[in-house]
RNA sequence: GAGCUGGCCGGGUGGUCGCGGCCAGGCGCAAACCCGAAAUGUCGAGUUCGCGCCUUGUCGAGGAAGGUCGGGACUCCGCAGGGCAAGGUGCUGGCUAACGGCCAGUCGGGGCGACCCGCAGGAAAGUGCCACAGAAAAUAAACCGCCGAUGGGCGGCGGCCUUUGGGCCGGCGUCACAGGUAAGGGUGAAACGGUGCGGCAAGAGCGCACCAGCACCGGGGGUGACCUCGGUGGCUAGGCAAACCCCACCCGGAGCAAGGUCAAGCGUGGGACGGCCGGCCCGGCCAAUGUCCCCAGGUAGGCCGCUUAGAUGGAUGACCGCACAGCCGGCGCCGGAGACGGACCGGUGGACAGAAUCCCGCCUACAGGCCAGCUC
Repeated sequence: GAGCUGGCCGGGUGGUCGCGGCCAGGCGCAAACCCGAAAUGUCGAGUUCGCGCCUUGUCGAGGAAGGUCGGGACUCCGCAGGGCAAGGUGCUGGCUAACGGCCAGUCGGGGCGACCCGCAGGAAAGUGCCACAGAAAAUAAACCGCCGAUGGGCGGCGGCCUUUGGGCCGGCGUCACAGGUAAGGGUGAAACGGUGCGGCAAGAGCGCACCAGCACCGGGGGUGACCUCGGUGGCUAGGCAAACCCCACCCGGAGCAAGGUCAAGCGUGGGACGGCCGGCCCGGCCAAUGUCCCCAGGUAGGCCGCUUAGAUGGAUGACCGCACAGCCGGCGCCGGAGACGGACCGGUGGACAGAAUCCCGCCUACAGGCCAGCUC
């Protein structure tokens, strides 16, 4: 100098004014109760509760109060037990009330490194898909290229036979027709292990050696994921499960506008009360839609839930001064060769954002600053 990781702060101080909760005091208003006077709804004093105003005191946002994403407390509804379906989670061990969170590790990937990132079970249970390009995208496949041993066509040569037309056999050359070939080219994100030797007509795990990887078995280490060593096997197995699916585990629903409680009315429902028959009760008939009566549920609304901030039109602020970090500019001064640094002066100047039942997390936003450890 360039970085990595972890943690912390995120404005200070003084004055004036303002806002909300609570405690105390004072004043006013209204209601209820009670006492006294007066005498039928009047006056006076007192107490309690409520409301309003004033004064004093005290307390009054965050690291994320935010997004409302995960989990829990709490509340109501549902629920014998078991299973299916739907949904979620997905390497291992631990922490936790719980979680998709945290800690430590394993594996894979990135970085020279400190360190960082990972929705990280199973593709060898089955089904399905793999755009474009390409011949072929998974029981492989033949576009170019290579070969054409074998079979076939054509042309010489040699031998044999012959009815003299030719036929048969062998070998050579040639064609690239049948066909063989996955080494090489080309396409693609991905092309069915890599290198070498042998082999072959040319090739190919076709054979072999080594390497990589896979399956199984065994030894050692680790709680475990996993690591390591040895052996055997067949020579080789593509990717996608954030496609269906399989496996393991978890899971009832709604949410503080939950919910509880008090409860107005020229609202609702029920009861009681009326008149006639009658000595009375039961009973019958009739009427009014009535009552200074009783009960019930419950609307508006209040209170609780609700908190040492605790609102429900939602408070936690505004202005001014002084220093301070930071930033910008500056004639001259000091140091220096310079770059630049220091003092001084002037200006500017502090982000993201604001609780609403509470708690644990995650994610996102954030001017500027501080501390510690580590790497190149």
Background:
A computed fold for a 376-nucleotide RNA from a soil metagenome, annotated as Bacterial RNase P class A. Model confidence (mean pLDDT): 76 of 100.